Overview:
Large-subunit ribosomal RNA, domain I from bacterium endosymbiont of Hemiowoodwardia wilsoni, 520 nucleotides, folded computationally. The full RNA is in RNAcentral, with records from ENA and SILVA. The coordinates come from a structure-prediction model, not an experiment, and the mean pLDDT is 80.
[in-house]
Context: one part of a larger RNA
RNA sequence: CGCACAUGAUGGAUGCCUAGGCAGCCAUAAACUAUGAAAGACGUUAUAGCCUGCGAUAAGCGUCGGGUAAAUGGCAUAUAAUUUAUGAUCCGAUGAUUUCUGAAUGGGGAAACCUAUCGAUUUUUAUCGAUGUUUACAAAUAAAAACAUAGUUUGUAUUCGAUAACCGAGAAAACUGAAACAUCUAAGUAUCUCGAGGAAAAUAUAUCAAAAGAUAUUCCCUUAGUAGUGGCGAGCGAAUUGGGAAAAGUCCUAAAAAUAAUAUAUUAUUUUUAAUAUUAAUUAAUUUUGAUAAAUUAAUUGGUUUGAAUACCAAACCAUAGAAGGUGAUAGUCCUGUAAUUAAAAUCAAUUUAUUAUUAAAUUGAGUAUAUUGGGACACGUGUAAUCCUGAUAGAAUAUGGGGGGACCAUCCUCCAAGACUAAAUACUUAUGGUUGACCGAUAGUGAACUAGUACCGUGAGGGAAAGGUGAAAAGUACCCCUGUUAGGGCAGUGAAAUAGAUUCUGAAAUCAUGUGCGU
Numbered sequence: 001c002g003c004a005c006a007u008g009a010u011g012g013a014u015g016c017c018u019a020g021g022c023a024g025c026c027a028u029a030a031a032c033u034a035u036g037a038a039a040g041a042c043g044u045u046a047u048a049g050c051c052u053g054c055g056a057u058a059a060g061c062g063u064c065g066g067g068u069a070a071a072u073g074g075c076a077u078a079u080a081a082u083u084u085a086u087g088a089u090c091c092g093a094u095g096a097u098u099u100c101u102g103a104a105u106g107g108g109g110a111a112a113c114c115u116a117u118c119g120a121u122u123u124u125u126a127u128c129g130a131u132g133u134u135u136a137c138a139a140a141u142a143a144a145a146a147c148a149u150a151g152u153u154u155g156u157a158u159u160c161g162a163u164a165a166c167c168g169a170g171a172a173a174a175c176u177g178a179a180a181c182a183u184c185u186a187a188g189u190a191u192c193u194c195g196a197g198g199a200a201a202a203u204a205u206a207u208c209a210a211a212a213g214a215u216a217u218u219c220c221c222u223u224a225g226u227a228g229u230g231g232c233g234a235g236c237g238a239a240u241u242g243g244g245a246a247a248a249g250u251c252c253u254a255a256a257a258a259u260a261a262u263a264u265a266u267u268a269u270u271u272u273u274a275a276u277a278u279u280a281a282u283u284a285a286u287u288u289u290g291a292u293a294a295a296u297u298a299a300u301u302g303g304u305u306u307g308a309a310u311a312c313c314a315a316a317c318c319a320u321a322g323a324a325g326g327u328g329a330u331a332g333u334c335c336u337g338u339a340a341u342u343a344a345a346a347u348c349a350a351u352u353u354a355u356u357a358u359u360a361a362a363u364u365g366a367g368u369a370u371a372u373u374g375g376g377a378c379a380c381g382u383g384u385a386a387u388c389c390u391g392a393u394a395g396a397a398u399a400u401g402g403g404g405g406g407a408c409c410a411u412c413c414u415c416c417a418a419g420a421c422u423a424a425a426u427a428c429u430u431a432u433g434g435u436u437g438a439c440c441g442a443u444a445g446u447g448a449a450c451u452a453g454u455a456c457c458g459u460g461a462g463g464g465a466a467a468g469g470u471g472a473a474a475a476g477u478a479c480c481c482c483u484g485u486u487a488g489g490g491c492a493g494u495g496a497a498a499u500a501g502a503u504u505c506u507g508a509a510a511u512c513a514u515g516u517g518c519g520u
Base pairs, nucleotide, nucleotide: 001519002518003517004516005515006514007513008512009511015505016469017468020440021439022437023436024435025434026433027432028431029429032161039101040100041099042055043054044053046079049075050074051073061095062094063093064092065091066090070083071082072081106115107114108113116131117130118129119128120127121126132160135157136156137155138154139153140152141151166197167195168194169193170192171191177184181231207214208213218245219244220243221242228236229235249421250420251419252365253274254273255272256271257270258269259268260267261266262265278360285353288350289349290348291347292346294342295341296340300315301314302313303312304311316333317332318322324336325335326334370394371393372392373391374390375389376388377387380406401416402415403414404413405412456463457462476504480490481489482488
């Protein structure tokens, strides 16, 4: 030096586990906000930090219920000081308090800071309240400029911000595909803006159909990748019919009086009387049910092995309960529970019935239909291009009328535009509760099972980790010894086990060391 074996070190694969995730389903809810939100800053415990809770009444205060023996949140023990059968801690309901920032709203501002005015109370110190903006209405006041108006001020109501997706409206790409590229496609998509609701939107035929008829809207299946459209390329792509889900239909009055205006016979406003229908909301009572704490809750013993019995052997029992979890190994009968049956002082929700009051829509639709022209939407790219919307220019009729039936005309059929409201079936899941998985099991599953959107990086927008496991129970190794030692180790002790010793389950490989043997 090489080879082999053995024993270790290092390392953290593998196995097992789960405290966290992922994806569905059912139900609830989709709220909140000037009575100050969402989101934060700073405080707050006998407390130095982080998390949770709370707010100078600060891990909490009052009241009403539930509930029972200990309690003063977690990491996180210990000590101290307290509370508690006069029922604490804890759980639920409802109140009080709720610093500063933030729509932030007295003014300012580099968010969590700076700085006012007015009024009220008070002996003083001081305390409390008001002062933003938008829109509407009302009143007062009032310029240039006489009246008036603009403006100003006050009062009442109202607006602002937040919000995962779903919804309506406005604006609106490109990469890409066409194997290049320009019409076309991607796509009315991404993205931006405005607005609303628990759903939104749409909705009661100037609709379809075809010689027979149907009858609001929405959604699903079918018709059908059909008819069409298309540099007839790439592609795009219906409708009618039929079958289902859900069904629900309604309204647009009459008379009288007063006031004002002007074009002098109309219009507008207000008031009174009578009258109709739908929807929504509010108040009160009532019926039933539910939500937010909970309560009762069946049935097993012996022996063997073991550190430990839930295992094995033997013999029993309960079951409207053999869901699940825990307990020193695998438990229907040990514990928590589970099936079943009950329960609410208070608050809330739904439902039923009745009543009252209020609000909204308004008098049958004209600069409309239609035409020409320029665009857009319709599956339909201007095409033979109907239909719908619209900029510009023209511009009807009034049910003896008008629109449509895919150029256009006639016949026939069918419907009644230019006013308004309307539940359900449908879409979505930030959130709350329950429940399921031929979903993951720590390089997986969320980026995050741990102080995680943390540490760290970046001027900033933004980017963004690693990191789980002693044991049944800390019983977490007293005393002694070695040593410079608070390091590390040896006896001893605990434990079933310490090669389970806190870098702690198992402990692979690469790599390193020691010992022994053989070879050189």